[in-house]
Model confidence (mean pLDDT): 82 of 100.
A computed fold for a 565-nucleotide part of an RNA from a Candidatus Woesebacteria bacterium, annotated as large-subunit ribosomal RNA, domain V.
Its Rfam family is "Bacterial large subunit ribosomal RNA". Its family is annotated with ribosome and structural constituent of ribosome in the Gene Ontology.
The source organism's lineage runs through Bacteria, Bacteria candidate phyla and Candidatus Woeseibacteriota.
Context: one part of a larger RNA
RNA sequence: CUUCUACAUGGACAAAAAGACCCCGUGGAGCUUUACUGCAGGUAGAUAUUGCUUUCAUAUUUUUUGAUUGUCUAGAAUAGGUGGGAGCCCUUGGGCGACCUUGUAAUACCACUCGUUGAAAAAUGUGAGGCUUACUUAAUCCCGAUGAAUACUCGGGAGAGGAAUGUGUUUGCCGGGCAGUUUUACUGGGGCGGUACCCUGCUAAAUUGUAACGCAGGGACACAAAGGUUGGCUUUCUACCAAUGGAAACGGUAGUUUAAAGCGUAAAGGUUUAAGCCAGCUUGACUGUGAGGCCGACGGGCCAAACAGGUACGAAAGUAGGUCUUAGUGAUCCUCCAAGGCAUAAUGGGUAUGCCUGGAGCUUAAUGGAUAAAAGCUACCCCGGGGAUAACAGAGUAGUCGCGCCCGAGCGUCCAUAGCGACGGCGCGGUUCGCUACCUCGAUGUCGGCUCAUCACAUCCUGGCGCUGAAGAAGGUGCCAAGGGUCGGUCUGUUCGCCCGUUAAAGUGAUACGCGAGCUGGGUUCAGAACGUCGUGAGACAGUUCGGACUCUAUCCUGUAGAAG
Repeated sequence: CUUCUACAUGGACAAAAAGACCCCGUGGAGCUUUACUGCAGGUAGAUAUUGCUUUCAUAUUUUUUGAUUGUCUAGAAUAGGUGGGAGCCCUUGGGCGACCUUGUAAUACCACUCGUUGAAAAAUGUGAGGCUUACUUAAUCCCGAUGAAUACUCGGGAGAGGAAUGUGUUUGCCGGGCAGUUUUACUGGGGCGGUACCCUGCUAAAUUGUAACGCAGGGACACAAAGGUUGGCUUUCUACCAAUGGAAACGGUAGUUUAAAGCGUAAAGGUUUAAGCCAGCUUGACUGUGAGGCCGACGGGCCAAACAGGUACGAAAGUAGGUCUUAGUGAUCCUCCAAGGCAUAAUGGGUAUGCCUGGAGCUUAAUGGAUAAAAGCUACCCCGGGGAUAACAGAGUAGUCGCGCCCGAGCGUCCAUAGCGACGGCGCGGUUCGCUACCUCGAUGUCGGCUCAUCACAUCCUGGCGCUGAAGAAGGUGCCAAGGGUCGGUCUGUUCGCCCGUUAAAGUGAUACGCGAGCUGGGUUCAGAACGUCGUGAGACAGUUCGGACUCUAUCCUGUAGAAG
């Protein structure tokens, strides 16, 4: 060196199981509820089956009859109204009127009538009772049939209940008892938070356009004048003067400048010939068309001369189809409104529908709007996928971290540098926490312990040196050095750490935070259960607690021992 045997398991990101964690799917299932929509079921009413009542109460209407009947003030006084009316009752006296007065209205007497109130009758309705023939019938009793029977079963009756119950139809309410479903997306993993449409500036790289959970701000209107036109005017700021008067009110003087003011409203652009401010008159905040263009995948958005009609202002030329401009928004379906016309299943009338023109109703705001109408839990979970995307490890990076160097303000009694060293600067390392998401989701097993270790040196001890604020001893600090060494316990799953007792010392790290096809399984991280807290609930909690399956066989490389050649 080759071959073989035995053994050990470091590697073959070993094997096994299309990862159970995580994310995704307009996937599934189970469960919950004050998600949505239904269905059983319950409940209440109406109605049919469903009849009788001269029992009572009550309401309304009609008819008949009666009167204890109607009070502002004035007026003998408690005047309902209208018409007739000069007399009426009683006759021995007399009384009431008329007349007179008051008052809007005048009384006796007659007639009609309104209101108030009482009684009776009828009709209708409601409520409470009563009845029995529909209907029901558990208990009890009787009869009959069958039968051996007094059992069972069937039929009838007594008795009991009774227009109720039950049932059909229909309407309202309750209704996770049950069912079907929904429960958005973006996202430096997902969740939580934020956002989703429109406008302005920057990013944007001198046309346009251009992304990010990039940086800053606004909008979901307002205005009958803040629109049109004609005419006129000029703001702001600074200095000085001037009662109250001040940093700022109103008045005056001067100055400067494309303007800093103002322009309903954010920003940008624009603006004195004003688009700003004031006044007069007004309604063009028109009807019908629209050459020609710009932007957009499209839906669609924007600019616009000119023509016809009629109009406002202006002497006229002219200007005016809203506002200095850019935000102030919503498709289709459906429903409705206005005015007329047309059409429609055989031609008249009505109704309905459709079409033509204009308009209204959506925080359809997840704003190109899935439906008129929709939330959650899953650790009981399942399927399809993903290293397109998280947790471990690796890789990259080095903010954080560790170590070093430069400068030297200052401390060190004095003295920057024995020992320290502010404010700053430059590196190295890849042990922390992060960031990225590059291999791995058809699986790279995760903390700690045990066992066995190998390496680095930024050295804990032992060795050799320098400086010292080194007298000696003991130290401090730095240089060289990796040969060897580097403890036993209490508590805790702990690594760590505190403590006890030793030691020359009880090093720092790397090795998939070395090592589970070597062990363990205390922790974390399934299914059971409980507490606290949260949640209406199903359930949840880097909160706690008890319990909880770690896979006999080694092919190759590597290693150890042996044998043969």